[in-house]
The RNA shown here (small-subunit ribosomal RNA) has 1493 nucleotides and comes from a microbial mat metagenome.
RNA sequence: AGAGUUUGAUCCUGGCUCAGGAUGAACGCUGGCGGCGUGGAUAAGGCAUGCAAGUCGAACGGUUUACUUUUUAUAGUAAUAUAAAAAGUAAACAGUGGCGAACGAGUCAGUAACACCCUGGAACGUACCCCAAAGUUGGGCAUAACUUACCGAAAGGUAAGCUAAUUCCCAAUAGUCCCUAAUUUUUAUUAGGGUAAAGAUGCAAAUCGCUUUGGGAGCGGCCUAGGUCCCAUCAGCUAGUUGGUAGGGUAAUGGCCUACCAAGGCUAUGACGGGUAGGGGGGGUGAGAGCCUGUUCCCCGACGAGGGCACUGAGACACGGGCCCUACUCCUACGGGAGGCAGCAGCCGAGAAUAUUCGACAAUGGGCGAAAGCCUGAUCGAGCGACGCCGCGUGGAGGAUGAAGGCCUUCGGGUUGUAAACUCCUUUUCUCUAGGAGGAAGUUCACUUUAUGUGAACUGACAGUACUAGAGGAAUAAGGCGCUGCUAACUACGUGCCAGCAGCCGCGGUAAUACGUAGGCGCCGAGCGUUAUCCGGAUUUAUUGGGCGUAAAGCGCGUGUAGGGGGUUUUACUUGUCUUUAGUAAAAUCUUUCUGCUCAACAGAAAGUUUGCUAAAGAUACGGUAAAACUAGAGGGCGUUAGAGGCAGAUGGAACGUACGGUGUAGGGGUGAAAUCCGUUGAUAUCGUACGGAACACCAAAGGCGAAGGCAUUCUGCUGGAACGUACCUGACCCUGAGACGCGAAAGCGUGGGGAGCAAAAAGGAUUAGAUACCCUUGUAGUCCACGCCCUAAACGAUGCCCGCUUGCUAUUGGGAGUAUCGACCCUCUCAGUGGCGAAGCUAACGCGUUAAGCGGGCCGCCUGGGAAGUACGGCCGCAAGGCUAAAACUCAAAGGAAUAGACGGGGACUCGCACAAGCGGUGGAGCAUGUGGUUUAAUUCGACGGUAAACGAGGAACCUUACCAGGGCUUGAAAUGUUAGUAGUACCAAUCCGAAAGGAGAGGGAUCCUUAAUUUAUUUAAGGAAGCUAACACAGGUGCUGCAUGGUUGUCGUCAGCUCGUGCCGUGAGGCGUUCCCUUCAGUGGGGAAACGAGCGCAACCCCUAUCCUAAGUUACAUGUGUCUUAGGAGACUGCCUCGGGAUACGAGGAGGAAGGCGGGGAUGACGUCAAAUCAGCAUGGCCCUCUGAUGCCCUGGGCGACACACAUGCUACAAUGGUUAGUACAACGGGUUGCUAAGCCGUGAGGCGGAGCUAAUCCCUAAAAACUAACCCCAGUUCAGAUUGAAGGCUGAAAUUCGCCUUCAUGAAGCCGGAAUCGCUAGUAAUCGCGGAUCAGCAGGCCGCGGUGAAUACGUUCUCGAGUCUUGUACUCACCGCCCGUCACGCCAAGGGAGCCGGGAGUACCUGAAGUCCUAUUUUUAUAGGAUUAGGGUAAGCUCGGUGACAUGGGCGAAGUCGUAACAAGGCACGUGUAGCGGAAGCUGUGCGUG
Repeated sequence: AGAGUUUGAUCCUGGCUCAGGAUGAACGCUGGCGGCGUGGAUAAGGCAUGCAAGUCGAACGGUUUACUUUUUAUAGUAAUAUAAAAAGUAAACAGUGGCGAACGAGUCAGUAACACCCUGGAACGUACCCCAAAGUUGGGCAUAACUUACCGAAAGGUAAGCUAAUUCCCAAUAGUCCCUAAUUUUUAUUAGGGUAAAGAUGCAAAUCGCUUUGGGAGCGGCCUAGGUCCCAUCAGCUAGUUGGUAGGGUAAUGGCCUACCAAGGCUAUGACGGGUAGGGGGGGUGAGAGCCUGUUCCCCGACGAGGGCACUGAGACACGGGCCCUACUCCUACGGGAGGCAGCAGCCGAGAAUAUUCGACAAUGGGCGAAAGCCUGAUCGAGCGACGCCGCGUGGAGGAUGAAGGCCUUCGGGUUGUAAACUCCUUUUCUCUAGGAGGAAGUUCACUUUAUGUGAACUGACAGUACUAGAGGAAUAAGGCGCUGCUAACUACGUGCCAGCAGCCGCGGUAAUACGUAGGCGCCGAGCGUUAUCCGGAUUUAUUGGGCGUAAAGCGCGUGUAGGGGGUUUUACUUGUCUUUAGUAAAAUCUUUCUGCUCAACAGAAAGUUUGCUAAAGAUACGGUAAAACUAGAGGGCGUUAGAGGCAGAUGGAACGUACGGUGUAGGGGUGAAAUCCGUUGAUAUCGUACGGAACACCAAAGGCGAAGGCAUUCUGCUGGAACGUACCUGACCCUGAGACGCGAAAGCGUGGGGAGCAAAAAGGAUUAGAUACCCUUGUAGUCCACGCCCUAAACGAUGCCCGCUUGCUAUUGGGAGUAUCGACCCUCUCAGUGGCGAAGCUAACGCGUUAAGCGGGCCGCCUGGGAAGUACGGCCGCAAGGCUAAAACUCAAAGGAAUAGACGGGGACUCGCACAAGCGGUGGAGCAUGUGGUUUAAUUCGACGGUAAACGAGGAACCUUACCAGGGCUUGAAAUGUUAGUAGUACCAAUCCGAAAGGAGAGGGAUCCUUAAUUUAUUUAAGGAAGCUAACACAGGUGCUGCAUGGUUGUCGUCAGCUCGUGCCGUGAGGCGUUCCCUUCAGUGGGGAAACGAGCGCAACCCCUAUCCUAAGUUACAUGUGUCUUAGGAGACUGCCUCGGGAUACGAGGAGGAAGGCGGGGAUGACGUCAAAUCAGCAUGGCCCUCUGAUGCCCUGGGCGACACACAUGCUACAAUGGUUAGUACAACGGGUUGCUAAGCCGUGAGGCGGAGCUAAUCCCUAAAAACUAACCCCAGUUCAGAUUGAAGGCUGAAAUUCGCCUUCAUGAAGCCGGAAUCGCUAGUAAUCGCGGAUCAGCAGGCCGCGGUGAAUACGUUCUCGAGUCUUGUACUCACCGCCCGUCACGCCAAGGGAGCCGGGAGUACCUGAAGUCCUAUUUUUAUAGGAUUAGGGUAAGCUCGGUGACAUGGGCGAAGUCGUAACAAGGCACGUGUAGCGGAAGCUGUGCGUG
């Protein structure tokens, strides 16, 4: 310090999210030690038990016990013992009395307030403490305790009697104290009156007390400027209310209380009301300003089960005091009683959650006491909890064949990893042993040179702790989270939109670094993560430090109140402001430095900070106030001018409608086309007359006026404002403007008129799938007028008002001046308006730009993600419609603005293409062939599906092919590689048997090669090997899946002219320019211009065939020397020449020459890319699957791929006379041939057979070309057309033609007479028509690939259809229009509002009742009793307010997907939006006004 996330990409706006820090935390996993802190945040819910406030005998009388002394009695001779009494000492006990108990400790319910903080103040009090002065005399009455009696279960109480005091009372005295009076300004003085006291200890001295007064310190009460949360959907509140007088009351001021009088007081600077909350020092965070917070510690406040009340006292309205009411709990003998942990522990409850029923008064502090001392859950300590902060450790060094194991792997290795093992070392920690603190100051006693003296004894909970030393031994000690990006860290397997993850974006649908596991790695570490909350990041509430033309945001406009701001000069004041000094701002905290615990946390000291407030002094520039003056702001006067400014009255013509009359006849009207409608009862048309209402053509304009809305015939009257000129007057009178008030288009409302045209609603006709619309015919409100409401608009410049400043050009409206002129015009200057373009500057960009969206100032309004929603509730206004004000729950991660590149448009411009048009011939109808779908089937194998599948893969399914089906077989396999073992009667051949074959048995026969050695000399033997076989193991095999994992190949746009790059320039950027523009071309072809200059892939050319010529060679051919033929090489065409057009050396039109002319014709050649296009079945290939379990592998036989109600596609043959049949006669080219083509000749009607010459081919053969031509017949007919189908007889190939081939002959002779909607091909040697050849192939061609013969028609042209290209425009599309998207309805879930009601809480009001207490009155007078007032509480009643619940109906949000339509985005197919009104299943439609977005 930033980052992720809206988009195809970009910039901006804007929200959401993350990284940091923090916590009285909680939860999950884990857990060695210590120090210092910290720990009931929820139920101020309820509490068992123990303890938390006592102390004083030196205030007092008693009681008990022990002891001492004395006396008495009894026993005893006595000592002595026992008992009693008195006195004393010591201890204890209840009581009287004193002090304390109002502190300390707890909690945060209430409280929005003088509660708190800060600053001042006057009308007060104060026990204990300190200082000073004075006093402490004399009497008296009681009462507890105790005794007796009684009541009660108890708690407790009653009566009688006795007694003490530092208890109480009286008297005396008293001053500085109090009261009254007088004098006095006050202070003060004088006079009169009144009010005190207690003793204790001690031998004593004396000390401690007591009383009165004054002062002090500290503490407390009261007042006070300022500060102190949210809601205005709380706007008015208030009767003790505000003030006064008198009185009461208090320590004291005061309506604090009472009576009377007055009618005030508070409030937009927020009263009153509602909600929430203890406040501060401080804490967290932050650069700061701020924001959030108030745990522990300190200060203040409030509270003590809820509520009220007083008493005592110096102090309380009293946590461990009292009385009463209420709720709750407990005891009870049922009559009554007791209680208050928000003290320390502890228990229950609720909760995510918060500790021991511990030790000690040793220290610090508090109470009492003369003191010892006692008490002290304050405090000091310990215990529990990783709750936090801090520190330490879990070992250190060496150690490579980089062990094993794990994981990964490209199989080579890599990694875990010096990590381990192992060797050496250390001992913090741990265990054991030994020692062992500081915290202690004091107290008592003794002594003395009585002093800050000396000595002795005693005092430690923590704790045998901290700490120190020794011994032992690596010994006792590591986890959590994460690894797609943000964000450090990656692989494998499993899973397969499942299971799951997730803070945000988002992962998961078979190769997941995102799920789960493992390995590895990263971060932190006795912790690590998660959750919650706060600050930060967030300049995302913007004071520092934001905005408002289009992103959210300028009120529709004005007048003006409060408020805010304000010209020039002078003087005064000093309130703001500034400076200095002083006080205060508690301590702790924080910062810096130093110091103490081994360090740190922690603690101590010093300094700083505490930005504030107050007081005093000073300064006077600025602001303010007061006074005076000025004229530059503002206003007025005078003169002139323009204008649809407003209101009222009158007025004119055109058009329209109606009525009447005339002429006139069959239509009119309306539309895309129609119809409804009008018309023979005479329309439309036309002429005349009359009446009616509304609006004002031309002028007219980017023009004018007005604050806005808005304003237009003409004239008149009344009236508002403005501009210019002048510089006469006033003298800052100004600007803005919350509230307020006024105006405010259209629609709408009320009352009364009016009503021609238009026209919501409504009706009808069309359109349509429907048409509640668009179109048409009618038509009512309304539109018009008067009066009164409504108060909203895209009320827009989407731009508040005012002032100042900052280059210009140009147009126009109004005024003035100058020059000029007789005058007007023209021209120049100037003021005020209205427009256009543009400097600087601004802006996210678009754009704005002296009429700012620039640079500054003043004031107001408004915004803070989208939706829910301008909605609900509440309030105000309205007759209503509705308006103004205005949320939340919930939900999403976006919603937006501008610009960019594409794509698209039922947008535009230009251009092209057999795209249309013009033509020719077809398809679609028939029969057949072939393919496909469908159906069927055991199987009808598979793939291909708009164009770009369908005579396609297949260029040839009877078996084979073959992948499918049925059945039969094989299992290292049909073929491959390797290893091991075996193998001469082995491999191999094979009669024969079973069998459909495959396969299984199998008589018999029966081997080879190489090396070495031996034997023997040509054969054998032995060993090893090769090859083969057998068995076993690795493996093979798969046309099984995935073309959405792939390579390769292919289709298509499209042989369309495009697609890009480098450098440079422009732009914040995406990106643009280049490649756009003009001319031109088949062409991004070429030229010109230009912030571009160049280049690449495409185009073209280079290549092949062909048309003409030349040359060479000539097997073959023929006419025997030639080139018409073949092969090879070359020439030729390039706008080269001429004319014209054109700016042009670009190019176009024409011409000449030429075989060919402007690319001569044809082919090959297919840019960047698009369609997850096609193909795993041509091939290759990742992954998955099948296969030692009789297979998805392999072999075989048979079947199927050939089925057949149908549908589609591509073809063939026809329907005939431009024809058919018969006969005859001509003319090709490309090709093929030895497992082949096959001649002549012969046989057969023919297919064909016999035959075998020739040919490895310019030689021979296939090979007859056919249409054509000549001649004849047929005579328009289902025919001498057409040939399907079927029968019979044959031929050929092949093991084999039944399923299922082709051909021949004879016979048979179907549909069909030119084909609906629709649709295809073709622009010249083309279409059409005619035949020929080849591949595949044993055989099978109507298909395909080629070849030649004959040989047309038409193209005006680019409006339309389809496709394509370039530029441009709009866009809410980018999966890109097969896009996006709106609303109703149906279903599910969610939250909220309404709701007959029902339930509960809160605050009041009125009335009734009313405890305790206090006050008053009366009686009594010792207590007390009665009455009254007041009041907590209770009750009744009507409302207010907040919340819960609620049948039901409503709208909203979300949801994988559903239904109906198609509203919006393109001219979205009726431009859209908006206010309003009506209507409609719904989006919506229509009327009317407005906006351009």

RNAcentral holds the sequence, with entries from SILVA. It matches the Rfam family "Bacterial small subunit ribosomal RNA". The coordinates come from a structure-prediction model, not an experiment, and the mean pLDDT is 84.